[in-house]
Molecule: FMN riboswitch aptamer (RFN element)
RNA sequence: GAAUGUCUUCAGGGCGGGGUGAGAUUCCCCACUGGCGGUAUAGUCCGCGACCCGCGCAGGCGGCUGACCCGGUGCGAUUCCGGGACCAACGGUACAGUCCGGAUGGAAGAAGACGCGU
Numbered sequence: 001g002a003a004u005g006u007c008u009u010c011a012g013g014g015c016g017g018g019g020u021g022a023g024a025u026u027c028c029c030c031a032c033u034g035g036c037g038g039u040a041u042a043g044u045c046c047g048c049g050a051c052c053c054g055c056g057c058a059g060g061c062g063g064c065u066g067a068c069c070c071g072g073u074g075c076g077a078u079u080c081c082g083g084g085a086c087c088a089a090c091g092g093u094a095c096a097g098u099c100c101g102g103a104u105g106g107a108a109g110a111a112g113a114c115g116c117g118u
Base pairs, nucleotide, nucleotide: 001116004115005114006113007112008111009110010109016030017029018028019027031098032097033088034087035048036047037046038045043086044085052063053062054061055060068084069083070082071081072080090101091100092099
């Protein structure tokens, strides 16, 4: 540190109370949680990862991919402040964002070491 190689470590949170019931952290009422990069500080913008589907012996490739408005401040904010909303893979089980499982997995990416270059 413009370009670039190898390796190491790290890398997801949340059901507490009440009701019904033979049985529910799954239903109903209240509650609680929010991965990574970008950008005026973001679960809801843009992009990505994960999950899921197809193909492949495999590395991998292709596809799919949830949800926000109003007001205020400001040069600038769907990011801040105020208010009110909304969303959350698959398998299991009394119907699950919060339980158990694939997963002691994988990974966007973050940090560091050495090499390399200047």